RNA sequence: CUUAUCAAGAGCGGCUGAGGGAACAGGCCCGAUGAAGCCCGGCAACCUGCAUGCAAAUGCAAGGUGCCAAAUCCUGCGGGAAACCGAAAGAUAAG
Numbered sequence: 001c002u003u004a005u006c007a008a009g010a011g012c013g014g015c016u017g018a019g020g021g022a023a024c025a026g027g028c029c030c031g032a033u034g035a036a037g038c039c040c041g042g043c044a045a046c047c048u049g050c051a052u053g054c055a056a057a058u059g060c061a062a063g064g065u066g067c068c069a070a071a072u073c074c075u076g077c078g079g080g081a082a083a084c085c086g087a088a089a090g091a092u093a094a095g
Stems, first nucleotide, its partner, number of pairs: 001095006011040001013039003019030003024076004041068003046064002048061005072089001077086003
């Protein structure tokens, strides 16, 4: 950079100890009944492996990633009276 997905799902565990929800702004939240981090555990199934199949696809597994408050927590730009739709930015995967 391209493509796809982003309202589902995931702990009453151990260590530790004050922050966290991407960045900026504005909100709104989470947190000593324990944040972030690490370990364990779990979720999902993009890649991968296997099976069936001409193929498309479907199923099983879980090796490589990813993820485990709230829609990507909400708004920010465009359309719309609103609901909502789209974009941008971001995240993840594959190339």